[in-house]
RNA sequence: GCCCGUGUGGUGGAAUUGGUAGACACGCUAGCCUUAGGAGCUAGUGCCUCUGGCUUAAGAGUUCGAGUCUCUUCGCGGGCA
Numbered sequence: 001g002c003c004c005g006u007g008u009g010g011u012g013g014a015a016u017u018g019g020u021a022g023a024c025a026c027g028c029u030a031g032c033c034u035u036a037g038g039a040g041c042u043a044g045u046g047c048c049u050c051u052g053g054c055u056u057a058a059g060a061g062u063u064c065g066a067g068u069c070u071c072u073u074c075g076c077g078g079g080c081a
Base pairs, nucleotide, nucleotide: 001080002079003078004077005076006075007074010026011025012024019064027045028044029043030042031041032040046054047053048052057073058072059071060070061069
């Protein structure tokens, strides 16, 4: 340099052929339980200026509608020379 794959909350990881973003698990917080801790059980857990709005690496495009399709850029991994 060329080609392929990949990027989603604090972490891993889902999201049917474009139709409620974050299922499920872990972690964390509070409570119950315990002499105390662990385990277990219950509830909560992205951001904001909160009757609502924003958010899938960044930007642009297509579309009524984009995590998903197209283009450019960036990061990571792999292959070829």

This is a predicted structure of an 81-nucleotide RNA (transfer RNA) from a Candidatus Saccharimonadota bacterium.
Its Rfam family is "tRNA".